[in-house]
Predicted 3D model of a 72-nucleotide RNA (transfer RNA) from a bacterium. Model confidence (mean pLDDT): 80 of 100. Rfam family: tRNA. The family's RNA type in Rfam is transfer RNA. About the family: Transfer RNA (tRNA) molecules are approximately 80 nucleotides in length.
């Protein structure tokens, strides 16, 4: 300097271009319990940024930004 691959809740992950973006642990509140852990029940909380394609975008396409790998 090229070229793959990857970014989604506080973690770890799901989600053929058809939606209310879900689960599971963490966390907040309640139930139980003498308390605490366990358990039951409930609440919040995200699509790296920006643009373009489409009647619709986590999804496809362009840029940039980060992380990992390749080849020079």
């Nucleotide at each position: 300097g090229c070229c793959c691959u990857c970014a989604u809740a506080g973690u770890u992950c799901a989600a053929u271009g058809g939606a209310u973006a879900g689960a599971a642990c963490a966390c907040g509140g309640g139930c139980c319990u003498u308390c605490u852990a366990a358990g039951c029940c409930u609440g919040g909380g995200a699509u790296a940024g920006a643009g373009g394609u489409u009647c619709g975008a986590c999804u496809c396409c362009u840029c940039u930004u980060g992380a990992g790998g390749g080849c020079g």